[in-house]
Formats: sequence, C1' cells, structure tokens
RNA sequence: GUCCCUGUAGCUCAGAAGGAAGAGCACGGUCCUCCUAAGUCCGGGGUCGCGGGUUCGAAUCCCGCCAGGGACACCA
Repeated sequence: GUCCCUGUAGCUCAGAAGGAAGAGCACGGUCCUCCUAAGUCCGGGGUCGCGGGUUCGAAUCCCGCCAGGGACACCA
C1' cells in the first nucleotide's frame, strides 16, 4: 500500500431480506434471612464508532473517515 472481518448498555454478545433496539452478567430497589451470600420480583441504563447520502422511515443500504484484528504485497 491492497483486501477481508469487527465496532450495539458498565462487560460479553444477539438483532439477514429497512418499520425505529434486546438477552445474560453487573448495578439500584423489594421479598426472603438474626446478618451476609444464594434465590425471588421490579427497575434504571443506549448519539447502534464518527460524518455525510438514499428513503416517508436506517443498527441494517451507499460514500468517506477513525479504532482494533487478520491476509497479501513491499522492505539493502
């Protein structure tokens, strides 16, 4: 330098063909317990990496950029 994969909640990850975002763990509260842990129930938490474009509508399609990983190439 070229190409490919990945980027979504604090963490690990879902979410094909566009209709507007979820799970588990963690966190807060409740019940239970003498207390804690475990367990029960409820709850908060998201500019979907960034910027544009297409569209009535974009996590999803298109373009550019950034970050991480990989393959190839170059390398006295």